Source information
The RNA shown here (transfer RNA) has 73 nucleotides and comes from Trichonephila clavata. The coordinates come from a structure-prediction model, not an experiment, and the mean pLDDT is 81. Taxonomically the source falls in Trichonephila (Eukaryota, Opisthokonta, Panarthropoda, Araneae).
[in-house]
RNA sequence: GUCCCUGUAGUGCAAUGGAUAGCGCUUUAGACUUCGAAUCCAAGGGUCGUGGGUUCGAAUCCCACCUGGGAAG
Numbered sequence: 001g002u003c004c005c006u007g008u009a010g011u012g013c014a015a016u017g018g019a020u021a022g023c024g025c026u027u028u029a030g031a032c033u034u035c036g037a038a039u040c041c042a043a044g045g046g047u048c049g050u051g052g053g054u055u056c057g058a059a060u061c062c063c064a065c066c067u068g069g070g071a072a073g
Base pairs, nucleotide, nucleotide: 002071003070004069005068007066010025011024012023013022018056027043028042030040031039049065050064051063052062053061
C1' cells in the first nucleotide's frame, strides 16, 4: 500500500431512514436503617469519531479522512 470489521453518556453496549437517541453499571439526591450494606424512587450526564453529500427527514445510506483491531502478501 490492498481488503474486512470497529467508533454512540464516566464505562459496557442497544437503536428498520420517522426524532425527546435509550438500557445495565457508575455518579448525585431522597426513602428505608442506630449507622452502613442491600433494596426502592428520582435526577444528572451525549457535537452519535471528523468533514462533506443524498433525502421532506440521517446515529442509520454514500464519499473522503482519522482512531483501534484483524486478514492476505